[in-house]
C1' cells in the first nucleotide's frame, strides 16, 4: 500500500409439495384461524449416509446425489444459495 480467501451483520432475490380428509376448541349465518389423527406428497433450515482416493487394517471421506428423523406442502414465518453495502481478515504483489 493492492486487498484474496474465510467470518459476522444488515438490505434485496430465492423452489419444490394437499388451503386433503375427520375430530375437538374460537370466532361465527357461514367460510376464513388453532390444535390432535389419518392418508398423500416436497427437499433448498438443520441431520444422517455414500463414490474416487488415502490406508496393512481400522477408519477419513464432498454434495444442489440419496434417505425423510426433523422441517415443509394457500398467505405469513422459514429457506440451501446467492447479489449489494459495511466491519474483521490479511492470501498474492
Nucleotide at each position: 500500500a493492492u486487498g484474496a480467501a474465510u467470518g459476522c451483520a444488515a438490505g434485496g432475490g430465492g423452489a419444490g409439495a394437499g388451503u386433503u380428509u375427520a375430530c375437538u376448541g374460537g370466532a361465527u349465518u357461514g367460510c376464513g384461524c388453532a390444535g390432535u389423527a389419518a392418508c398423500g406428497c416436497c427437499g433448498a433450515a438443520g441431520g444422517a449416509g455414500c463414490a474416487a482416493g488415502c490406508g496393512g487394517a481400522a477408519g477419513c471421506g464432498a454434495a444442489u446425489c440419496u434417505c425423510u428423523c426433523a422441517g415443509g406442502c394457500a398467505a405469513a414465518a422459514a429457506g440451501a444459495c446467492u447479489c449489494u453495502u459495511g466491519c474483521a481478515g490479511g492470501a498474492c504483489g